[in-house]
RNA sequence: ACGCGCGAGUGAGGAUCGCCGCGGGGUCUGCGAGAGCGGCCCCGCGGAGGAAAGUCCGAGCUCCACAGGGCAGGGUGCCGGGUAACGCCCGGGCGGCGAAAGCCGACGGAAAGUGCCGCAGAAAGUAAACCGCCGAUGGCUUCUGAGAGGGAGCACAGGCAAGGGUGAAAGGGUGCGGUAAGAGCGCACCGGGCUUCCGGUGACGGAGGUCGCAUGGCAAACCCCACUCGGAGCAAGGCCAAGCAGGGACGAGGGGCGGCCCGCCCCAUCUGAGUCCUGGGUAGGCUGCAUGAGGUCCCCAGCAAUGUGGGCCCCAGAGAAAUGAUCCCCCCGGUUCGCCGGGACAGAACUCGGCUUAUUCCGCGCGUCUCC
Repeated sequence: ACGCGCGAGUGAGGAUCGCCGCGGGGUCUGCGAGAGCGGCCCCGCGGAGGAAAGUCCGAGCUCCACAGGGCAGGGUGCCGGGUAACGCCCGGGCGGCGAAAGCCGACGGAAAGUGCCGCAGAAAGUAAACCGCCGAUGGCUUCUGAGAGGGAGCACAGGCAAGGGUGAAAGGGUGCGGUAAGAGCGCACCGGGCUUCCGGUGACGGAGGUCGCAUGGCAAACCCCACUCGGAGCAAGGCCAAGCAGGGACGAGGGGCGGCCCGCCCCAUCUGAGUCCUGGGUAGGCUGCAUGAGGUCCCCAGCAAUGUGGGCCCCAGAGAAAUGAUCCCCCCGGUUCGCCGGGACAGAACUCGGCUUAUUCCGCGCGUCUCC
């Protein structure tokens, strides 16, 4: 100067006053039809996060659907392992970046078919020829020569793809030979295809042989191949259950006027007042709901992810929602010793495993390189 992995995260300690929840005890002629829920007092315990976030994957749990098969659609995509599972994690292979430590990669198929390749450029895929090179062969002109022939020139036919230029990409690369100029045309090395053997569980790697090279790129374009996927979500769902429809039984009385009698009034008398039962499950209440793929320590197995076993611990949970406030002291940086400044991102809502994103002051460990 870098790279990697961790830790802790309005902090530690104290005081006072609160808020929410759970357990135990006491008390109340508390509320409610019931199920159930409370008030007050005392004691004990607990009370946000590493991401609680985004809701992007994978699950648990719950309800609905489901004989079997297919189509359509979505997802995943090197190999091996881990896991309840995953698109996650670990280890490895290959490719790319970096001087290194190390980092990154949707990393099956382009020879099944279709499609696309903007601009530029002659040409973007059955190759092609703008500048350029050559012009051996043929043609034309000219010189020479008695002639046969020879020389020079032109760049018309024609040959070429080395060099230039365009582009992300131009039909293997470098070099030598070769040629009129060139070209895998020939050769050597590198690269590539096919193949054999060896190593590896495998991805793949190594060695040999052979083929002048025989298909440019894009599949996070359609597509093909392999594997895989039912839907909805705690407002899931379950239990209790007023009122009020509906059904059934009984039924001639029922209710009010402050207790009783008289009296009066109201509603009924088979088109049924009233009482009881039933009933769907609305309001309301309870549950789901916190003992779980749980945390922590240790041993063992494993390179690791992780797993087996043992000890210890119980750790928020309601409701549109409590987790707070003040003071003292400590912390970090600066200081003119009076003080001044700093502490982020962010708040549980059924629960886990991941990923991603946000983040202050810092602290620890390991590694690479350079200089003194």